The RNA shown here (transfer RNA) has 76 nucleotides and comes from a Gammaproteobacteria bacterium. Rfam family: tRNA. From the family's description: Transfer RNA (tRNA) molecules are approximately 80 nucleotides in length. It is annotated as a transfer RNA. Its mean pLDDT, the model's own confidence on a scale to 100, is 80.
[in-house]
RNA sequence: GCCGGUAUAGCUCAGCUGGUAGAGCAGGGGUUUUGUAAACCUCAGGUCGGGAGUUCGAAUCUCUCUGCCGGCACCA
Numbered sequence: 001g002c003c004g005g006u007a008u009a010g011c012u013c014a015g016c017u018g019g020u021a022g023a024g025c026a027g028g029g030g031u032u033u034u035g036u037a038a039a040c041c042u043c044a045g046g047u048c049g050g051g052a053g054u055u056c057g058a059a060u061c062u063c064u065c066u067g068c069c070g071g072c073a074c075c076a
Base pairs, nucleotide, nucleotide: 001072002071003070004069005068006067007066010025011024012023013022019056027043028042029041030040031039049065050064051063052062053061
């Protein structure tokens, strides 16, 4: 340099053909317990990597940039 994949909550990951963004764990509060853990209830937490475009409407489609992973090429 070329090709492919990937980026969504603090962490690990879903999100079907474009139509209100979700789960588990972690975190806050509560119930229970002599107390802790566990269990149960509840709450909060998101510029969907950045920018632009298409569309009535974009996490989803298109372009571009960036990070990460893999392959190929180059390596006198």